The RNA shown here (c-di-GMP-I riboswitch aptamer) has 75 nucleotides and comes from a Candidatus Sericytochromatia bacterium. Of the family's consensus pairs, 94% are formed in the model. The coordinates come from a structure-prediction model, not an experiment, and the mean pLDDT is 86.
RNA sequence: ACAGGAAAAAGGCAAACCCGUCGUGAGGCGGGGACGCAAAGCCACGGGACUCCCUGAGUCAGCCGGGUUACCCUU
Numbered sequence: 001a002c003a004g005g006a007a008a009a010a011g012g013c014a015a016a017c018c019c020g021u022c023g024u025g026a027g028g029c030g031g032g033g034a035c036g037c038a039a040a041g042c043c044a045c046g047g048g049a050c051u052c053c054c055u056g057a058g059u060c061a062g063c064c065g066g067g068u069u070a071c072c073c074u075u
Base pairs, nucleotide, nucleotide: 003074004073005072012037013036017032018031019030020029021028022027035062041068042067043066045065046064047063048060049059050058051057052056
């Protein structure tokens, strides 16, 4: 380094719900909150689900797969 692991140590993220705000909407952002997460960091490439001003455009990365980056430990 790759791979594996999350026991230890240091930490991290944040479901549902509530408030504010943006959006036609799915949903996003901020605050509270904590169901959970070893990538629950990032990417819309493939599948899937969802929305609409529907022959197209969008949303979801905490649905699955893939790509890429990374702390600790072990071999």